């Protein structure tokens, strides 16, 4: 210099034109708005995505405990909160000097269950092959043949077979003895804790799975902005008040006479409710910068800045110029075409998870190549 591996960060730049969505002034119009035009300012992400977890808001629902259901699980911390972060401590694995990765990491002497296939046995254990001992029969005197019992040391099976290694011992052979490694139990001493070390003792007993029932500990109400909350056209309908109405007599009022005055109609005015309008809606656990605390994650405290709010749903198309890619031509100067990576907001935030073309910046290791 290049590669590997961590951890951070950009994710085409910049100028103009036209369209679009949002706010704000101004017109101009109306009784006021809306629409409309004109200025100006603004206008997608690290994941806006998946909706897998945490909350915030907001309705319903709830005296109080509990039980059942559902979630979490090593410890300390951080956080509005998490199944998430940070730090630690054990495990497994990778490097073998620091380091880095990954961990559903409570409990299997509480009970209940399971343990394929293979193997003689998969759990109140077991004798297939081998070992070793006892009478017996056969013998070509090497041995071999069943039978009786010893035996987890050896083989074989298996994911996994009853502590591991060495040594004493034993007929062979076993924690049967011993050391030491590991298990278990008590005590010291570090540690806020998980846990680690170090003695002494115990002597093998207690194989494995709890993302198998369940044990124990903790958390735990439903649903979700199509949550809600406000106006409120028309239709139809509840209620409530007011008017009458029809016949006959008569060309037409007016006036009279019968019957009605219940429903029905007709007008106001209430109500609850669709459409539709409004609101929640975007100043927020909010971004940057300093300075403190702290290994850290994350906290204060100062100062500074406003950063999409559509509602069927803008956020886009073009041209210059550069910048990357890829392809073609090249007179090797360059030119020319295409093209720009995953994706796209819909209450809001913190998380994990997924995808992502290219690229910059730090650290490590020395692996490869030059000095």
């Nucleotide at each position: 210099u290049g590669g590997a591996c961590c951890g951070g960060c950009c994710g085409g730049a910049u100028g103009g034109u036209c369209g679009c969505g949002g706010u704000g002034c101004a017109c101009g119009u109306u009784g006021g708005u809306c629409a409309g035009c004109g200025c100006a300012c603004u206008g997608a992400g690290g994941a806006a995505c998946g909706u897998c977890c945490g909350g915030g808001c907001u309705c319903c629902g709830a005296a109080g405990g509990g039980c059942a259901g559902g979630c979490u699980g090593c410890c300390a911390g951080g956080u509005a909160a998490c199944u998430c972060c940070u730090g630690g401590g054990c495990g497994c694995g990778g490097a073998u000097c620091u380091c880095c990765g990954c961990g559903a990491c409570g409990g299997a002497u509480a009970g209940u269950g399971c343990c394929a296939c293979a193997g003689a046995a998969a759990a109140c254990a077991a004798a297939c092959c081998g070992c070793c001992c006892g009478a017996g029969c056969g013998u070509u005197c090497g041995c071999g043949c069943g039978c009786g019992g010893g035996u987890a040391a050896g083989g074989g099976u298996g994911a996994a077979a009853u502590g591991g290694u060495g040594g004493g011992g034993u007929a062979a052979g076993a924690g049967c003895c011993c050391a030491c490694c590991g298990c278990g139990u008590g005590c010291a001493c570090g540690g806020c804790a998980a846990c680690g070390c170090g003695c002494a003792c115990g002597g093998c007993a207690u194989g494995g799975c709890a993302a198998a029932c369940c044990c124990c500990a903790g958390c735990u109400g439903g649903a979700g902005c199509a949550a809600g909350g406000c106006c409120a056209a028309g239709u139809a309908u509840g209620c409530g008040g007011u008017g009458a109405g029809a016949c006959g007599c008569g060309g037409c009022c007016c006036g009279c006479g019968u019957c009605g005055u219940u429903c029905a109609c007709a007008c106001c005015g209430c109500g609850g409710g669709u459409a539709g309008g409004c609101u929640g809606c975007u100043c927020g656990a909010g971004g940057g910068c300093a300075c403190a605390g702290g290994c850290g994650a994350c906290u204060g405290u100062g100062c500074u800045c406003c950063c999409a709010g559509a509602g069927a749903a803008a956020u886009g198309a073009c041209c210059g110029u550069c910048c990357g890619a890829a392809g073609c031509g090249u007179u090797c100067g360059c030119g020319c075409u295409u093209c720009g990576a995953c994706a796209g907001a819909a209450c809001c935030c913190g998380g994990c998870g997924u995808a992502c073309a290219g690229g910059c910046c730090g650290g490590u290791c020395u692996c490869a190549c030059c000095g």